[in-house]
RNA sequence: AGGGGCAUAGUUCAAUGGCAGAAUAGCGGUCUCCAAAACCGUUGAUGGGAGUUCGAAUCUCUCUGCCCCUGCCA
Numbered sequence: 001a002g003g004g005g006c007a008u009a010g011u012u013c014a015a016u017g018g019c020a021g022a023a024u025a026g027c028g029g030u031c032u033c034c035a036a037a038a039c040c041g042u043u044g045a046u047g048g049g050a051g052u053u054c055g056a057a058u059c060u061c062u063c064u065g066c067c068c069c070u071g072c073c074a
Stems, first nucleotide, its partner, number of pairs: 001070007010024004018054001026042005047063005
């Protein structure tokens, strides 16, 4: 330099145009002599911008970041 992929909660993953979910973690509670485990409740997210659409995490463009492949220079 060229090509491809990825970006959703603190973390790991769903949702393939129609109410953004789960697990785990955090917080509170039940239980316990205390704690752990278990159970109940609760908090929290679509990388930025623009476009298409009645409706976008999802489709298009662009930017940013990360990963992979190929090549060039040193």
The RNA shown here (transfer RNA) has 74 nucleotides and comes from a Bacteroidales bacterium. Rfam family: tRNA. Rfam classes the family as a transfer RNA. NCBI's taxonomy places the organism under Bacteria, Pseudomonadati, Bacteroidota, Bacteroidia, Bacteroidales.